Small-subunit ribosomal RNA, 5' domain from Marinobacter nauticus, 528 nucleotides, folded computationally. The RNAcentral record of the full RNA draws on ENA, Greengenes and SILVA.
Context: one part of a larger RNA
RNA sequence: GAUUGAACGCUGGCGGCAGGCUUAGCACAUGCAAGUCGAGCGGUAACAGGGGUAGCUUGCUACCCGCUGACGAGCGGCGGACGGGUGAGUAAUGCUUAGGAAUCUGCCCAGUAGUGGGGGAUAGCCCGGGGAAACCCGGAUUAAUAGCGCAUACGUCCUACGGGAGAAAGCAGGGGAUCUUCGGACCUUGCGCUAUUGGAUGAGCCUUAGUCGGAUUAGCUAGUUGGUGGGGUAAAGGCCUACCAAGGCGACGAUCCGUAGCUGGUCUGAGAGGAUGUUCAGCCACAUCGGGACUGAGACACGGCCCGAACUCCUACGGGAGGCAGCAGUGGGGAAUAUUGGACAAUGGGGGCAACGCUGUUCCAGCCAGGCCGCGUGUGUGAAGAAGGCUUUCGGGUUGUAAAGCACUUUCAGUAGGGAGGAAAACCUUACUGGUUAAUCCCAUGAGGCUUGACGUUACCUACAGAAGAAGCACCGGCUAACUCCGGGCCAGCAGCCGCGGUAAUACGGAGGGUGCAAGCGUUAAUC
Numbered sequence: 001g002a003u004u005g006a007a008c009g010c011u012g013g014c015g016g017c018a019g020g021c022u023u024a025g026c027a028c029a030u031g032c033a034a035g036u037c038g039a040g041c042g043g044u045a046a047c048a049g050g051g052g053u054a055g056c057u058u059g060c061u062a063c064c065c066g067c068u069g070a071c072g073a074g075c076g077g078c079g080g081a082c083g084g085g086u087g088a089g090u091a092a093u094g095c096u097u098a099g100g101a102a103u104c105u106g107c108c109c110a111g112u113a114g115u116g117g118g119g120g121a122u123a124g125c126c127c128g129g130g131g132a133a134a135c136c137c138g139g140a141u142u143a144a145u146a147g148c149g150c151a152u153a154c155g156u157c158c159u160a161c162g163g164g165a166g167a168a169a170g171c172a173g174g175g176g177a178u179c180u181u182c183g184g185a186c187c188u189u190g191c192g193c194u195a196u197u198g199g200a201u202g203a204g205c206c207u208u209a210g211u212c213g214g215a216u217u218a219g220c221u222a223g224u225u226g227g228u229g230g231g232g233u234a235a236a237g238g239c240c241u242a243c244c245a246a247g248g249c250g251a252c253g254a255u256c257c258g259u260a261g262c263u264g265g266u267c268u269g270a271g272a273g274g275a276u277g278u279u280c281a282g283c284c285a286c287a288u289c290g291g292g293a294c295u296g297a298g299a300c301a302c303g304g305c306c307c308g309a310a311c312u313c314c315u316a317c318g319g320g321a322g323g324c325a326g327c328a329g330u331g332g333g334g335a336a337u338a339u340u341g342g343a344c345a346a347u348g349g350g351g352g353c354a355a356c357g358c359u360g361u362u363c364c365a366g367c368c369a370g371g372c373c374g375c376g377u378g379u380g381u382g383a384a385g386a387a388g389g390c391u392u393u394c395g396g397g398u399u400g401u402a403a404a405g406c407a408c409u410u411u412c413a414g415u416a417g418g419g420a421g422g423a424a425a426a427c428c429u430u431a432c433u434g435g436u437u438a439a440u441c442c443c444a445u446g447a448g449g450c451u452u453g454a455c456g457u458u459a460c461c462u463a464c465a466g467a468a469g470a471a472g473c474a475c476c477g478g479c480u481a482a483c484u485c486c487g488g489g490c491c492a493g494c495a496g497c498c499g500c501g502g503u504a505a506u507a508c509g510g511a512g513g514g515u516g517c518a519a520g521c522g523u524u525a526a527u528c
Stems, first nucleotide, its partner, number of pairs: 001528004006524005013375005019368002021333001026331003030328003035078003040075002043071002047069003050065007085286003094211003098207003103203002108199008116150001118148001126139005156165003170191006178185002212258003219249003224246008261283004265276004288309005311322004339365001341364003348359002351356001378408004388399004412469001414464005422455001427449005433444003472517005477498003483512005493500002
């Protein structure tokens, strides 16, 4: 000199952009953060509409009907493995880099072939019982895109090449004939479902090289190193197991100890290098601590399950409940770090045919000069060089064109009015334009219409009034830009280094003046 996720002191006008627990991975009150689908299912607890019955006060009350919009609880599907947080652990099962072969991959895309026919249960509802609760038990009954056989098998899998094995589910819209128990059958379209091939995406595994300090850590290792048989995994492999052999690593630093998430990057520096890993992005690890598996395409799963431990809470003492390193917020720790805010309008996510519902991801707003950037706190004129202050050799000098005065301007803030863009969709109507179909429906495309904004009193523009509301901090002995007076007297104090102070201190304290930065200025800490 540059820099910081900074802190402290004094001071403080506005805006834009980004940032904000570096400490206790300490404990957490409260609210929210993962749901959705009625176009899978049986249904109807609530709300609304409609219908019926009764009472009457003639428009109200009560009851009934799932008929309709919808929908609590339940079965079922998909999603809760993403998104969000944190950096404890980890010195290599990690990360970075360059390769590899023995693998899996829901949803998505493309291709091929199918989607036939049966039977049995179980939630819910109803009845009964136990328990303080959490919840649990028994009986009867019911549905499915839930579950199980049978049939079929282009491709698929196994094979001793003879053969053998294995699947499915329907739902919604529309409709000309024909049939009909008037529900539909049938046809067709869309969404699904099954098998399989390829792709894409994602993931698992192996290898090369690199990856902090300590030798006052020199030897380490028995599943250890290799082989064979077997098991296991989606998959190679001591991954596991039985047997056999005695190997494997190490001064090119094994083992042990300490420290640490890694990288793109960031800071500094002319560079080489040094330091660092906050925000953002990629990867990894973790979810009170330790262990385990289940489900699933994917987890050994933050807001899932089980066991153990500590802690907290409820209890009728028999037994139960919980996990903010999600967003806010609280206590505590600390020099120190924010609101228990608004909205799904946009971007994205999972669900749904869609409408849509959910979304503390996100977009915004609030707080904070902690940072960077921009703007303002007026402009011109004005010598009687006013008054006052300070100083003086008492003549003056200086503050100083500074002020006052005169003439202007109105950025920003204030008040009032106008006012983009972030919005494109979705939805409705329509077109004999295309695809499909026997045809309509449906889909794509085009045209028209109707809406959708948290921010928001938006950005921006216009008008109004008046210099009106807006300057401090550090320093002035040398390094280092900037000097005098007074006070005090090795005291009080200053100080980054040299050093000042003992009666004329440009070095202490005050004042006047000056210098440097400026909504900041200094100090401390840290890095180069």
Its Rfam family is "Bacterial small subunit ribosomal RNA". The organism belongs to Marinobacter, within Bacteria. Model confidence (mean pLDDT): 87 of 100.